[in-house]
Predicted 3D model of a 119-nucleotide RNA (SAM riboswitch aptamer (S box leader)) from Ornithinimicrobium murale.

RNA sequence: AAUCCAUCACGACCGGCAGAGGGACAGGCCCGAUGAAGCCGGGGCAGCCUUCCGGGGAGCAAUCCGCGGAAAAGGUGCCACAUCCUGCGGUUCCCCUCGGGGAGACCGGAAGAUGGAGC
Numbered sequence: 001a002a003u004c005c006a007u008c009a010c011g012a013c014c015g016g017c018a019g020a021g022g023g024a025c026a027g028g029c030c031c032g033a034u035g036a037a038g039c040c041g042g043g044g045c046a047g048c049c050u051u052c053c054g055g056g057g058a059g060c061a062a063u064c065c066g067c068g069g070a071a072a073a074g075g076u077g078c079c080a081c082a083u084c085c086u087g088c089g090g091u092u093c094c095c096c097u098c099g100g101g102g103a104g105a106c107c108g109g110a111a112g113a114u115g116g117a118g119c
Stems, first nucleotide, its partner, number of pairs: 003117006013042005021031003025087004043079003048075002050071005056065003083111001088108005093102003
């Protein structure tokens, strides 16, 4: 790296340097000279890894596995917009020249991101 598992409508920004891009990709819609990306410093959010408590289950036992709650030192992560929206399929609705076309909502998937496992 492939692969597997979990989560993704919650939450959380200031200063310095820098100087035109950025929101993964495509389309759309946005953010940006009242300062984008990036780098540095500080702050914060969250609670994946971690620890503890409660109550279940499995096991002869050691121990392990869900569920609920709490903590935050360390390892990550994150701090515009739902993962900004859509992308593929289904259900429902409308139009139709019966080939198909269109808008919204919901459900599932794909892709992506992050963590953990894995090597």
The sequence was found by an Rfam model in a public genome assembly. The coordinates come from a structure-prediction model, not an experiment, and the mean pLDDT is 84. The model forms 97% of the base pairs in the Rfam consensus.